[in-house]
RNA sequence: AAACGUCUUCAAGGUCGGGUGAAAUUCCCAAUCGGUGGUUACAGCCCACUACCCAAUGAAAAUUGGUUGAGAUGGUGAAAUCCCAUUGCCGACAGUAAAGUCUGGUAUAAAGAAGAUCAGU
Numbered sequence: 001a002a003a004c005g006u007c008u009u010c011a012a013g014g015u016c017g018g019g020u021g022a023a024a025u026u027c028c029c030a031a032u033c034g035g036u037g038g039u040u041a042c043a044g045c046c047c048a049c050u051a052c053c054c055a056a057u058g059a060a061a062a063u064u065g066g067u068u069g070a071g072a073u074g075g076u077g078a079a080a081u082c083c084c085a086u087u088g089c090c091g092a093c094a095g096u097a098a099a100g101u102c103u104g105g106u107a108u109a110a111a112g113a114a115g116a117u118c119a120g121u
C1' cells in the first nucleotide's frame, strides 16, 4: 500500500389540460417519467443485476431455486442498437370504473455508490 473483514451514510422518477360518465389522476384525447453495474462513446427498450412475483425448506428471522417488459431507420465518427435526427415501443403485486404516474405493503429492502476503521491474515 492492496485485498478480505467490521461499521456509517446514501441508493426511483412521473397526469399540465380536456372529453364521456352516477362514479375514472384507472377508459378516450393529450401530458409526463426512466434504479444499479458493464459495454472502444453518454443506453428505460444491447448484456447482466436489483426490486416485485412464484416455488421449496423453516416456528420465525431467513435461505435456496425460478419467472419477468420494450427499437428501428438514417447521420457523424477510429469506435456508438449508448451521441444527433426521424419515428416507434415498454413498465410487478394488492385496492379502486380497467393505473408505469393515485393509495398500500414501503419511514422497508436490494443491485450498488461513497466514506471511515483497525485487531487479525
Base pairs, nucleotide, nucleotide: 003121004120005117006116007115008114009113010112015030017029018028019027031101032100033091034090035049036048037047038046044089045088053066054065055064056063057062071087072086073085074084075083093104094103095102

Description
Predicted 3D model of a 121-nucleotide RNA (FMN riboswitch aptamer (RFN element)) from Fructilactobacillus fructivorans. The source organism's lineage runs through Bacteria, Bacilli, Lactobacillales, Lactobacillaceae and Fructilactobacillus. Model confidence (mean pLDDT): 78 of 100. RNAcentral holds the sequence, with entries from Rfam and Ribocentre. Of the family's consensus pairs, 100% are formed in the model. The same sequence occurs in records of 2 taxa. Rfam family: FMN riboswitch aptamer (RFN element). Gene Ontology term of the family: FMN binding. Rfam's curators write: The RFN element is a highly conserved domain that is found frequently in the 5'-untranslated regions of prokaryotic mRNAs that encode for flavin mononucleotide (FMN) biosynthesis and transport proteins.